RNA sequence: CGGGGCGGGCGCAUGGUCGCCGGCGGGUUGGCUUGCAGCCCGGCCGCCGGAGGAAAGUCCGAACUCCAGAGGGCAGGGAGGUUCGUAACGCGAACCGGGGGCAACCCCAGGGAAAGUGCCACAGAAAAUAUACCGCCGGGCAACCGGUAAGGGUGAAAUGGCGAGGUAAGAGCUCACCGCUUGCCUGGUGACAGGCAAGGCAGGGUAAACCCCUCCCGGAGCAAGAUCAAAUAGGGAAACGCUUGAGGACGGCCCGUCCGAAGUUUCCGGGUAGAUCGCAAGAGACGCCGGGCGACCGGCGCCCUUAGAGAAAUGACCAUGGCCCGCAAGGGUACAAAAUUCGGCUUACAGCCCGCCCCGAUCA
Numbered sequence: 001c002g003g004g005g006c007g008g009g010c011g012c013a014u015g016g017u018c019g020c021c022g023g024c025g026g027g028u029u030g031g032c033u034u035g036c037a038g039c040c041c042g043g044c045c046g047c048c049g050g051a052g053g054a055a056a057g058u059c060c061g062a063a064c065u066c067c068a069g070a071g072g073g074c075a076g077g078g079a080g081g082u083u084c085g086u087a088a089c090g091c092g093a094a095c096c097g098g099g100g101g102c103a104a105c106c107c108c109a110g111g112g113a114a115a116g117u118g119c120c121a122c123a124g125a126a127a128a129u130a131u132a133c134c135g136c137c138g139g140g141c142a143a144c145c146g147g148u149a150a151g152g153g154u155g156a157a158a159u160g161g162c163g164a165g166g167u168a169a170g171a172g173c174u175c176a177c178c179g180c181u182u183g184c185c186u187g188g189u190g191a192c193a194g195g196c197a198a199g200g201c202a203g204g205g206u207a208a209a210c211c212c213c214u215c216c217c218g219g220a221g222c223a224a225g226a227u228c229a230a231a232u233a234g235g236g237a238a239a240c241g242c243u244u245g246a247g248g249a250c251g252g253c254c255c256g257u258c259c260g261a262a263g264u265u266u267c268c269g270g271g272u273a274g275a276u277c278g279c280a281a282g283a284g285a286c287g288c289c290g291g292g293c294g295a296c297c298g299g300c301g302c303c304c305u306u307a308g309a310g311a312a313a314u315g316a317c318c319a320u321g322g323c324c325c326g327c328a329a330g331g332g333u334a335c336a337a338a339a340u341u342c343g344g345c346u347u348a349c350a351g352c353c354c355g356c357c358c359c360g361a362u363c364a
Base pairs, nucleotide, nucleotide: 001360002359003358004357005356006355007354008353009352010351012321013320014319015318016317017316018315020050021049022048023047024046025045026044029042030040031039032038052335056346057345059344060343061342062341063340064221065220066219067218076217077216078215079214080213081095082094083093084092085091096110097108098107099106100105111212112211116210117209118206119205120204133152134151135148136147137146138145139144160178161177163175164174165173179201180199181198182197183196184195185194186193187192225277226276227275228274235268236267237266238265239264240263247259248258249257250256284303286301287300288299289298290297291296322333323332324331325330
């Protein structure tokens, strides 16, 4: 310098004008109130704060809340190499096994097919306990009969591979090596690895087919739910009253007049509208030290009111600058918008920055 692998970070900046949402303060304009005081909403002024790395998809796991629940089992759903991490997980780390790459490194729904059942298009003789198309060998004039599965052919897949012996030709028929199965030994927490011995081989694939094995699993979700509480219905209690008149109307009181019935009034309770809480300090961020290969954990320090309203604001315009496209004028500046909160996963993303590693080339 060229090509590649892995990880991390940023993801427009500054200023002005006008607005929007939330908080605090001021002021005293308006309203409530008899009222200095107090309270309230609206208006006014000032200050502060106001989307993300994914806020997204809502796919997993939890916190929290309410409902349900003795215990066990069946059904149903889910997870699936091992060990560790974690509040937990279907997430992560390291390792094991298999596969890809010269390598850095990447990928794997990665338990069981010698429990049972099912399925395997086309081609092919045959797709699983059945068989022989061509061929080879023996017999026969031939048709054909018998042997065989080494070679050819079909197919994604054809009864372990390769070599030698053996044979009429062949065949684990026999033997060596490799593979496989079983048993034992050694190493490892373990997945597993290595070794020794025995067995001629148990007989294709498929479990993202049923199934078997091991483990896990109540339901609903912040419109959860809690508190206060105008109003309405039914309910409870007390007082007064039932013609000797409770209560109501006639502008406040008395008289009077009228209405007027077995109820009336008050309180409790109830819980709608509404208000408040839940709801922003958290399994928190950052720095240092320590432990660990790592995920991660521990200690100390330090920082934080900083969107948290409601179907819900975070905007518009201008100027300057950065970056990209264009000869220029000019244009563009990605993906995307919080809704109880966390931990993950997945998906989207213009442009840019940093670190480590591998391969190749060149120079010293």